[in-house]
Context: one part of a larger RNA
RNA sequence: CUGGGCGUAAAGCGCAUGCAGGCUGUGUAACAAGUUAGAGGUGAAAGGCCUGGGCUCAACCUGGGAACUGCCUUUAUAACUUGCAGUCUAGAGAUCGGGAGAGGAUGGCGGAAUUCCCAGUGUAGAGGUGAAAUUCGUAGAUAUUGGGAAGAACACCAGUGGCGAAGGCGGCUAUCUGGCUCGAUACUGACGCUGAGGCGCGAAAGCGUGGGGAGCAAACAGGAUUAGAUACCCUGGUAGUCCACGCCGUAAACGAUGUGUGCUAGUUGUUGGGCAGAAGCUGUUCAGUGACGCAGUUAACGCGUUAAGCACACCGCCUGGGGAGUACGGUCGCAAGAUUAAAACUC
Numbered sequence: 001c002u003g004g005g006c007g008u009a010a011a012g013c014g015c016a017u018g019c020a021g022g023c024u025g026u027g028u029a030a031c032a033a034g035u036u037a038g039a040g041g042u043g044a045a046a047g048g049c050c051u052g053g054g055c056u057c058a059a060c061c062u063g064g065g066a067a068c069u070g071c072c073u074u075u076a077u078a079a080c081u082u083g084c085a086g087u088c089u090a091g092a093g094a095u096c097g098g099g100a101g102a103g104g105a106u107g108g109c110g111g112a113a114u115u116c117c118c119a120g121u122g123u124a125g126a127g128g129u130g131a132a133a134u135u136c137g138u139a140g141a142u143a144u145u146g147g148g149a150a151g152a153a154c155a156c157c158a159g160u161g162g163c164g165a166a167g168g169c170g171g172c173u174a175u176c177u178g179g180c181u182c183g184a185u186a187c188u189g190a191c192g193c194u195g196a197g198g199c200g201c202g203a204a205a206g207c208g209u210g211g212g213g214a215g216c217a218a219a220c221a222g223g224a225u226u227a228g229a230u231a232c233c234c235u236g237g238u239a240g241u242c243c244a245c246g247c248c249g250u251a252a253a254c255g256a257u258g259u260g261u262g263c264u265a266g267u268u269g270u271u272g273g274g275c276a277g278a279a280g281c282u283g284u285u286c287a288g289u290g291a292c293g294c295a296g297u298u299a300a301c302g303c304g305u306u307a308a309g310c311a312c313a314c315c316g317c318c319u320g321g322g323g324a325g326u327a328c329g330g331u332c333g334c335a336a337g338a339u340u341a342a343a344a345c346u347c
Base pairs, nucleotide, nucleotide: 003319004318005317006316007301008300012315014201015200017198021194022193023192025088028085031083033081034080036076037075038074039073040072041071042070049065050064051063052062053061054060091191092188093187094185095184096183097182098181099180103177104176105175106174107173108172109171110154114150115149116148117147118146119145120144121143125136126135162169163168206247207246208245209244210243211242215241216240220236221235222234223233258314259313260312261311262310263309266292267291268290269289270288271287272286273285274284275283276282277281296303297302320347321346322345329340330339331338332337
């Protein structure tokens, strides 16, 4: 390289968008670039192969043949592919009318709880643990009542419920805004799929500047435990967690399962529409989302119309373990580091 693969053995980019490229629905006409068939030319000789001959044999030398699967020219065919012309509506989009939703951004508002502050009542403990102690408290704590301040998170509803491409999204409300889905249609007419690079989004932690800081809490301090205890437990506690703007670009970023399309038994839940009956249920049909399960598949486990089944198109990736996702170099970054990515050696 080929072959074979990528849920768990090595292997699906974290996700999208999209230029180039690859692939591309239906029927018609003409052409003939690819394709296919015939003919001609060429494909040097030597070597190799087959079959003869000559050195006593062999090596060696030598005659003939096939082959050289290629390229060029020409003739013919028109099923398929390409380009060109024009056609269609089943893909894709569009229009109209409905629908559900923690989809996104910004502003405003709310109650419970927590901590702190002030005041009242009140007195000796409180707190914490396996047991304790550090800690708080006669300068009046804990408890309880009233008032005030602050920040963060939104109990119940809540659901193998919903929405989003993924990350993710949950109090209420207003404004702006994206997508999805159902029904109808007399519109466009292949406008599609995938997508190397590129560009964008991307949890947490971390970084820069400026705010904010109630609770929690790396680091740190103290108390315990212990042989020790740089821990688990306890009392404190700073970054951080929150906001704005800008970076970082990684995760078991997981369904460990790329995207799109078609086909292939059923059963039973559930979410949102439509239709029909009906009267609080049932049937049916679309679009999601779960549990089983036939065929099939798999090394097995399992998967099984939401495939890991049967196929097609395109991309990404793998090739024994360690060395190593490391070194060097490049690119990016304020840094932390990220990304691309070996070899020696060794088993």